[in-house]
Context: one part of a larger RNA
Parts: sequence; C1' cells; structure tokens
RNA sequence: GCCGGCGAGUUCAGGUUAGCUGCAAGGUUAAGGCCAGUCAAGGCCGAAGCCAAAGGGAAACCGAGUAGUCUGAAAAGGGCUAUGAGUAGCUAGCCUGAGACCCGAAGCCAGACGAUCUACCCAUGGCCAGGAUGAAACCACGAUAAUCUCGUGGUGGAGGUCCGAACCCGUUGGCGUCGCAAAGCCAUGGGAGGAGCUGUGGGUAGCAGUGAAAAGCUUAUCGCGUCUGGGAAUAGCUGGUUCUCGCCGAAAUAGCUUUAGGGCUAGCGGGGGUUAAUACUUUAACGGAGGUAGAGCACUAAUGGACUGGUGAAGGCCGAAAGGUCAGCUAGUCCGUUAAACUCCGAAUGCCGUUAAAGGUUCCCCCUAGUUAGUCCAUGGGGGAUAAGCUCCAUGCGACGAGAGGGAAACAACCCAGACUACCGGCUAAGGUCCCUAAGUUCUAGCUAAGUGGAAAAGGAGGUGGUUUUUCUCUGACAGCUAGGAGGUUGGCUUAGAAGCAGCCAUCCUUUAAAGAGUGCGUAACAGCUCACUAGCAGAGAAAAACCGCGCCGAAAAAUAAACGGGGCUAAGCUAGACACCGAAGCCGUAGAGUAGAAAAUCAUUUAAUUGAUUUUCUACUGGUAGGCGAGCAUCUCUUACGCGUUGAAGGUUCAUUCGCGAGAAGAGCUGGAGCGUAAGGGAGAGAGAAUGCCGGC
Repeated sequence: GCCGGCGAGUUCAGGUUAGCUGCAAGGUUAAGGCCAGUCAAGGCCGAAGCCAAAGGGAAACCGAGUAGUCUGAAAAGGGCUAUGAGUAGCUAGCCUGAGACCCGAAGCCAGACGAUCUACCCAUGGCCAGGAUGAAACCACGAUAAUCUCGUGGUGGAGGUCCGAACCCGUUGGCGUCGCAAAGCCAUGGGAGGAGCUGUGGGUAGCAGUGAAAAGCUUAUCGCGUCUGGGAAUAGCUGGUUCUCGCCGAAAUAGCUUUAGGGCUAGCGGGGGUUAAUACUUUAACGGAGGUAGAGCACUAAUGGACUGGUGAAGGCCGAAAGGUCAGCUAGUCCGUUAAACUCCGAAUGCCGUUAAAGGUUCCCCCUAGUUAGUCCAUGGGGGAUAAGCUCCAUGCGACGAGAGGGAAACAACCCAGACUACCGGCUAAGGUCCCUAAGUUCUAGCUAAGUGGAAAAGGAGGUGGUUUUUCUCUGACAGCUAGGAGGUUGGCUUAGAAGCAGCCAUCCUUUAAAGAGUGCGUAACAGCUCACUAGCAGAGAAAAACCGCGCCGAAAAAUAAACGGGGCUAAGCUAGACACCGAAGCCGUAGAGUAGAAAAUCAUUUAAUUGAUUUUCUACUGGUAGGCGAGCAUCUCUUACGCGUUGAAGGUUCAUUCGCGAGAAGAGCUGGAGCGUAAGGGAGAGAGAAUGCCGGC
C1' cells in the first nucleotide's frame, strides 16, 4: 500500500413542544405486595405523593354570575390576575444533568517500585612497564677563629614534576547513520604516584536525593523518575462520523462578550398553525420630510489681477533737509476662481403616508437548524501614491460561494444562460461563419500599407483620406529661369573702424516698372553673394491656417518563437449598412417521471356539511453546499398467523434474465449440506472509503 473484519448522537432522569391514546373538573399511582409464568411478557392490589380545579400580597389578610387583589387618604391612577381543560402514558424533535457523537494531548494529584546504570559518601581489598629531572637532609674537602655561614664534590630521592605503555578519558578529522553498535570503528589526542584508577559489600530519591554546577545524574526515561490509580481528566482545537429517493433551501451581517478562528440574542432557512383584512409585497397616482449629486459665492474661509482710499516707523530709489515715490500692510469696488467639516439655491433615486389595482399568506404565532473567516464585478466614497488580484464602508432582484451548459485559446466572481429524464428532431442568445473548427472565401460604400490589426504616454513629422476658413489667379497667380534690385548716403550717434547687416536712435526724401536707411551669408572696415520688391519667358491652378478619420516614430530583458489560440491573412484588418447561416443542458417539438394545485368520477367513513384513498384530465414547478422536512430500502432479533426444506435450507459463486427512479428485490445454473422465509407489528450493538483509525492477511 491493497484486501477482509471491527469502528462514532447512545442510555437514564428532569423539562418543553407536536402527534396519537385513555379518562376528564378531575387525572395518575410510586416504592412495595399478591396471582400467573418457558431466563418473560401479563393481571390485580397499593392515595403516600404529584399536577389541575383561583388569584393578589413580603405577610397578616382578602377573594371571581358584570370582577378579584396589591399599592394608596382615595370611589383616582397603575401592577398582576379572572371570564373554566386538564391529567397520565406512548412516539418524535429539542433543552438540562450525567464521559453524553467517536478518537487525540502536554499536564495535575495519590500510593507504591527503583542507586545491578549513574552521582556522592562509608567500610574493606587490588593496580600503576620503562626512562628523565635531581628539592630537603647528611657526609667529605676548601674558605673561616668557628661545629655559624658560604663554595665545590658526593650521598640522597622530593614533586597534584617531565616523557611514555598498562589503565582511565574522549581533543580533532574521517567512516558509520534501516550501523558491527538505540553512541561504534580508524587515525590523532589528554591524564598516567594522584583531587589517580579499580573490585566487593553497604548508604542517600521523587514536594526528594546526589551534584569540583552541565539544571548534570537518579536502570536507553529528568527544568521534577517509573508503575498503577483518580480517569472515559480537560481540549472554545484538528481529524473522522457508514443506505436511497423526493420537497424547500441559507449565512459569512448587527449588538454585547478577558471578546475577536468561541459564544448569546436579532437577521436570513425549514416544519406546523391562526387570521382573510386598517396584514404583507409590487406597481401607479397624490401628499410629505430632507440638504446629497450638481451648481453657486449671499455667509464662513481660501485665491489671481486691475482700480480707488488709508497707512507707508523699519526696507529700495531720489533729495542737503523737509519730503516725494515704490514695495509692503489694510479696507472697498470690479473681473476671474476654490471648499468633506461653506450654502442664496438644489435634483434624480431612496424613505414615510393615503387611495386604487395586482399577487396570495409572503404578515403574525409556535417548534427547530445552520451561519456570524467571505470573494470578485459594477457604482458612490475613506485610507494608500485619484498603487495593488491592497484595505475599510455603502449601494446591487449582480455573480461565485451553493451553479452545471455556451462564449472569452486555456481562465470560481466577466458576457450569454439557470441542468427532472430520454431523442441520430427544430429555433435562437452571447459569440461567430478561409483551414484547424459547426456556419458567407456573402453583398454594398469607404478607410488602412503600418502585418497597423495582433500591448503603451508626453511629445514629434509636407504619411494618407476628408471637412472648413482666408487670400492670390489668363488684366497671367505659385514654383523655376533671364534681367534689374538705384540715388541723397559711409543716415545720425557710438567707435580704432561701424559704409544696409557689433550696438543705440531715427527710419525720411528722390529717380522709378521696382528696389528696406535693408532678409541672410560675408569683410578688420569696405568689397562681394543674396533676399524683399519689379519686369520678361512660360501658361493653370496656387498659398496659408484650423479641424476630423486611419496610419508612422517615440518602443531596450530575462522559460520558447511566446504581445493574433495556431496556420496563415492586404482582408481572413478597420468604419457604416444589408441579407443569410452556425451556435447552449435557453426556447419549441415528441415521449416519460415526480411534487403542488384545480376539476370530475368511484370507493370508504360520518349526523345532511366533512375527511381519507384511488383513477382521469388540465396547469405550474422540479440546479443546489450548510441545514430542515417527507417517503422508503436493507441488516439482526422478538410476537402472531401462514408457509418452504435431504425430490436439498442458509451461505458462496456466475448471469447478455425480470421488477423498482433508487437503496434494492426476484429468478436461473453450479456449489453447499440443515435449516429458512412471507405478511402484519414490536425492539435495535441497524448500513463504512477515508479518522497519519484498530486487528488480521498478502
């Protein structure tokens, strides 16, 4: 891991609600006893007790046929109560107390058992190759007055001394890591006459012992041992919780909470019931309250400019000063603006009420669940950075959650659309119709040349199509070519120079077809080239500007080409229009099932109205998690009745057979070899795939 077996809402007591049954102003027995009895179900006693029949008051007390009682000074007001149905049982739901659906702690406490491991201690024994160093003391000699003292030599053999085996330890590295081993092996290393190592016997322990102290060790267990018990400790936590079909179907919110992943109440679900109208919901009309969106500047604040008045000490400028002037400050007027905590104004929605219509019980009452981690989308906002697949609110017949199907390549929350079943029938939605791939290589008129389409901004550009305005134009425009482009004058100033062309000021006059006191280049300054302007050549449109459509540049990154799903496309791209077609579990058709309602018929029941069952027809409905309700299937066993079985029970196994929506049931063959079934009821150790479930097998 697989297979098989086992494996989780039970039982008792009390309460409450519903259904059913008995009796009923009453109902009922408990312990216990008697009778009967197949391990027993049963019958009969047994009023003790309990509930009800009256309430009010702390109590005294008062007390219901038009009210009672308490409070009170009260005939006032107010509180509670009455105007008659209970009680006992059975079944089911729920609540409470108990282990209380099952498994699961780490822990806490009590009593015992442990020092054969290990820590320390006590008693008594044992062990430590060899080598090195050479303390004290003593002796001799020398020095000396000396036997003090000093020096030299010898003897000597001290030391938690040195090197290094046994022995004890475990430093570093490697191997080992289902090992040789639940701590080892190899190499290397520390101590090795000492606070040494070690044998045997003994002592001290769990609220404790022992500890050269690491919270170490106390039998592979230690920040409080182990075993057994309290004990099914507790677990607001995790996991698991077993057959079928049908009907309905949530929540992830509010308030409070030593509360925030838990609860309680409300909200939303389910089941049952009363009422049938001033209930509830929707729509319409009418009547209301309001200060949001927007708008506005009348208030409160903010704010750019102009003008006018006041001030203008200090600051700038002028002035000898007086003072003037400017900035600045401030008030007013005008123009232009801003505001969640501004409003002279002010919607749409929503909300409240009245009336009408429609729906039909949705309102309300009783019983009883789950939910209180939500998420995305759209819209209005707060926070953030007008970031987040971010966060916090609000709104929504939104979606997912609890929703399948079609589209978006793939893709809970986007678009379309809500799956009872079957069909090799039809029509459509979103979205599509060249191939992959079902359906137009469809039609009409344009646009795009960028593979734009098939990612992106500020900004940039004679890309290209269109619209508009202004101006010029056969008395010749625009472009090009030819020619002219002059004189006063080198204007004045400035300057070394300033001659159209460094700079400042002015910008006239003349000759002309026309020509600026000069558009650009150029010179040191001149010169030179050129433009404006004019004529000629030539002969038809030209110039400037604004807006719109589609494109271009801007455009560099990390998995793969990888920014159309692919092929590929110049339409098979974009814009506007037209007609077809495809396309879903939507809609229609045909057949069938269930649920609810209506009508009719039949049967049963009852007092004539009623209720129940069955059949037929019609209508509507039938996605579903948590969860509620209903109806069934299967297993074991008991009671009663009826059956089957050696001419083969149960069980096992096989089946392309039959019945049932299904859980399942029946039948047949083989096997098996002695019990079993059907119907109506009763009772449960009553259904397995999951719990790192338990036991067994492989």

Model confidence (mean pLDDT): 84 of 100. Predicted 3D model of a 698-nucleotide part of an RNA (large-subunit ribosomal RNA, domain II) from a Patescibacteria group bacterium. Taxonomically the source falls in Bacteria candidate phyla (Bacteria).